RNA sequence: UGGUGAAAAGGGUAAACUUAUCGAAAGAUAAGGACACAAAGCCAUGGGUCUACGGAAUGGUGUCCAGUGGUCAUUAUUCUAUGAUUGCCAGGCUGCCGAA
Numbered sequence: 001u002g003g004u005g006a007a008a009a010g011g012g013u014a015a016a017c018u019u020a021u022c023g024a025a026a027g028a029u030a031a032g033g034a035c036a037c038a039a040a041g042c043c044a045u046g047g048g049u050c051u052a053c054g055g056a057a058u059g060g061u062g063u064c065c066a067g068u069g070g071u072c073a074u075u076a077u078u079c080u081a082u083g084a085u086u087g088c089c090a091g092g093c094u095g096c097c098g099a100a
Stems, first nucleotide, its partner, number of pairs: 005097001012037002017032006035087001041093003045090003048085003054080009064070002
């Protein structure tokens, strides 16, 4: 120095939940609160997962034009991240202690 994680020391973070705020939502931030974590520190780079404002397709209803059809409105379903998740997995960078 790298891999690795025994003991101990100094410590660190903060799940669920509650409140407030932001957001279409997923979720995030702050305070409280501790389930856990040796990287549960940082980075959305790869994969996975979550959400669907918006967009696309199909169907229903209504309306208008017209006549095997098309426009508009509304509603339902499906698909779609540019959104989110690092405490889902991996990768990159950095860090405390020092047994085998």